[in-house]
Context: one part of a larger RNA
RNA sequence: GCCAGGGAGUGUAUUGGAGUGGCGAGGCCAGCAAUGGCCGCAGCGAAAGCGAUGGCGCGCAGCAUGCGAGGCGCACGGUAUGAAAAUGCCGAAGUCACUUUUCUACGACCCGAAGCCGUUGUGAACUACGCGAGACUAGGGCGAAGCUAGGCCAAAGCCUGGUGGAGGCCCGCAACCUGUCAUGGCAUGUCCUGUUGGGUGAGUUUCGGGUAGCGGCGAUAUACCUAUCGAACACGGCAAUAGCGGGUCCCCUCUGAAGUAUCUUUAGGAUAGCUCUGGGCGAGUUUGCAUAUGAGGUAGAGCUACCGAUCAAUUAGUACGGGGUCGAAAGGCCCUCCUAAUUUGUCAAACUCCGAAUGCAUAUGCUGCGUAGACCCCAGGAGUCGGCGAGGUUGGGUAAGCCAGCCCCGCGAGACUGCAAAGAUAGUGACUAAGGUUAAGGUCCCUAAAUCCCAGUUGAGUGUCUUAAAGGUAGAAUGUGUCACAGACAGCCGGGAGGUAGGCUCAGAAGCAGCCAUCCUUUAAAAAACGCGUCAUAGCGUACCGGUAGAGACACAUUUUCCCGAAGAUAUACGGGGCUAAACUGAGUACCGAGACCUUAGAGUGCGCAAGCACUGGUAAGAGGGCAUGUGGCAUGGCAAGAAGCACGUUCGAGAGGACGUGUGGACCGUGCUAUAGGGAAAAUCCUGGU
Numbered sequence: 001g002c003c004a005g006g007g008a009g010u011g012u013a014u015u016g017g018a019g020u021g022g023c024g025a026g027g028c029c030a031g032c033a034a035u036g037g038c039c040g041c042a043g044c045g046a047a048a049g050c051g052a053u054g055g056c057g058c059g060c061a062g063c064a065u066g067c068g069a070g071g072c073g074c075a076c077g078g079u080a081u082g083a084a085a086a087u088g089c090c091g092a093a094g095u096c097a098c099u100u101u102u103c104u105a106c107g108a109c110c111c112g113a114a115g116c117c118g119u120u121g122u123g124a125a126c127u128a129c130g131c132g133a134g135a136c137u138a139g140g141g142c143g144a145a146g147c148u149a150g151g152c153c154a155a156a157g158c159c160u161g162g163u164g165g166a167g168g169c170c171c172g173c174a175a176c177c178u179g180u181c182a183u184g185g186c187a188u189g190u191c192c193u194g195u196u197g198g199g200u201g202a203g204u205u206u207c208g209g210g211u212a213g214c215g216g217c218g219a220u221a222u223a224c225c226u227a228u229c230g231a232a233c234a235c236g237g238c239a240a241u242a243g244c245g246g247g248u249c250c251c252c253u254c255u256g257a258a259g260u261a262u263c264u265u266u267a268g269g270a271u272a273g274c275u276c277u278g279g280g281c282g283a284g285u286u287u288g289c290a291u292a293u294g295a296g297g298u299a300g301a302g303c304u305a306c307c308g309a310u311c312a313a314u315u316a317g318u319a320c321g322g323g324g325u326c327g328a329a330a331g332g333c334c335c336u337c338c339u340a341a342u343u344u345g346u347c348a349a350a351c352u353c354c355g356a357a358u359g360c361a362u363a364u365g366c367u368g369c370g371u372a373g374a375c376c377c378c379a380g381g382a383g384u385c386g387g388c389g390a391g392g393u394u395g396g397g398u399a400a401g402c403c404a405g406c407c408c409c410g411c412g413a414g415a416c417u418g419c420a421a422a423g424a425u426a427g428u429g430a431c432u433a434a435g436g437u438u439a440a441g442g443u444c445c446c447u448a449a450a451u452c453c454c455a456g457u458u459g460a461g462u463g464u465c466u467u468a469a470a471g472g473u474a475g476a477a478u479g480u481g482u483c484a485c486a487g488a489c490a491g492c493c494g495g496g497a498g499g500u501a502g503g504c505u506c507a508g509a510a511g512c513a514g515c516c517a518u519c520c521u522u523u524a525a526a527a528a529a530c531g532c533g534u535c536a537u538a539g540c541g542u543a544c545c546g547g548u549a550g551a552g553a554c555a556c557a558u559u560u561u562c563c564c565g566a567a568g569a570u571a572u573a574c575g576g577g578g579c580u581a582a583a584c585u586g587a588g589u590a591c592c593g594a595g596a597c598c599u600u601a602g603a604g605u606g607c608g609c610a611a612g613c614a615c616u617g618g619u620a621a622g623a624g625g626g627c628a629u630g631u632g633g634c635a636u637g638g639c640a641a642g643a644a645g646c647a648c649g650u651u652c653g654a655g656a657g658g659a660c661g662u663g664u665g666g667a668c669c670g671u672g673c674u675a676u677a678g679g680g681a682a683a684a685u686c687c688u689g690g691u
């Protein structure tokens, strides 16, 4: 993992409600009864205390033109407050049982802590540190004190040799202890191997015995106290508590949310909102449209209309400040700054002389809904309090599949078709079945349907459903202008001169470093020169002119197309194949294409006397109706001519499920009504067993 069995809203009391039934101003309980108790029969007030209706009108159902149970309004009454006016609450239906739902108290739907406590215990067989009795420590080296011999010596003593055998001494792969290093080893263990350290000492070790958890022990590591240690383990309190996590078991039908506000809070609650169910009332209601009347200061716009900012210039002024200049000084003059005016060019969420569209409010009309009961009201049951996405819009941010808000539509809780695939996008809201028609989107093949028709564009595989920019190159269409058979544009052939090397500058400056000027002549035309070039000349083109040839050419503007600009990690990415249309633009006609729409048949729900009409996606959640299981009671059946169980098959039902047949099996088992419950499993790292 799989299979089987087990496995979670229960019980008692209590609050409010619903259904059914009994009795009813009473009902029920205890008791033989008397009697007592609970709820009800009166309320108001903090209390003292005081202490209540059927008068008038409207009116639903109904009967029939006015009555009218309930209902509503006014009035009246009780009480509290108040001087009063007035205001608050109140003015005759309950009670008991059963079923069901809900609140509360209890373990309270089930499972799950880490922990806390106990005048409850068990532990020092591991380990920490004392104590008692023992055991062990190859070999080698160094050579302290003391002692001694000789020498020196006045003495104290000194020197040399020997002896001696100290030491948390030295070496050490002996034993033993320890555990430094390793990219070592494997079956990953406080392991092994190698290596390193200690190895007469604060040494190692055996046995016995001691210290106990609010504690012990500790050469302190919060270490160790039996694989358990910032407070052991076992049992008990205990089903601790958990606003947290996981799980919570059959079917169908009807309705169907919220992720918001306030308070507490901030993983949770309560109240409201949104939701479900039941009831009441009895006639309006209306979110859409139109018109009218209002309030408003947004978008926009504007600013010599305020306010604040701001470009350029001119004019005027100047007490102060700064700079310059003249002067011995006083001071003068100029500039700047500043202020004002005029003209020019610009701005504002916290500016406004102005000022929409939408939206909002009120009224009227229309529309929609409504006596098959709307709107509204009452009672009971919930869930929800993490939201998210597109479009529009506001603020923050360089930006974000970013953060925060508002409107609206969706997903959430929505299937189906298209977008290759898909949560939110486009189409469209799925009761069941059959047939047809369309939507979005498509029609070469994969793949249903046009290799459809007309006119253009693109040559880049651009593109074929995601447009990347500044800038640059080339084409197309349209328009405007200029030139052109008195010959344009492009090409080719020829010319392209003289004064002069203009003047200046300069080492030089001759068309061509630079400055100034830019004339005249010959001409078909030719610049005191538009480039290249030279040290300076020279040289080569250009403008300009002629010839050749013979029909369009050039420029600009707008629109549009292609290319470059263009960078990502395996090798390409229109879904793919592929396509020159099967790409793009404009126009057209067919066809395909969904659970949408239409038709037919059927089922259910609501309403209705009926005919019939409408509806039937759905998470959390509410409501309704059923299926199956164990057991009791009453009734009634089956079975050795084969019960239950098991396996397979057939069949009925919308489903939970039911029935039948065959085989196996070998003794019990159904059906109807009713009562009752340890009553339905795929999940809980669920429990037990098997495999």
Base pairs, nucleotide, nucleotide: 001691002690003689004688005687006686011106012105013104016101017100018099019098020097021096022095023094026039027038028037029036030035043050044049053075055074056073057072058071062067063066076091077090078089079088080087081086109247110246111245112244116237117236118235120234121233122232128211129210131208132207133206134205135204136203137201139171140170141169142167146163147162148161149160150159151158152157176198177197181194182193184192185191186189213229215225216224222231250626251625252624253623254622255621260272261271262270263269264268273384274383275381276380277379278378279377280376284369285368288366289365290364291363292362293361294360300354301352302351308347309346312343313342314341315340316339317338321336322335323334324333325332326331387411388410389409391407392406393405394404395403396402416427417426418425431602432601433600434599435598436597437596441592442591443590444577445576446575450589452588454586455585456584457583463579464578471564472563474561475560476559477558478557479556480555481554482553483552491548492547493546494545495544497521498520499519502516503515504514527542530541531540532539603616604615605614606613607612627680629677630676631675632674633673634672635671636670637669638668645664646663647662648661649660650659651658652657
Molecule: large-subunit ribosomal RNA, domain II
Organism: Candidatus Micrarchaeota archaeon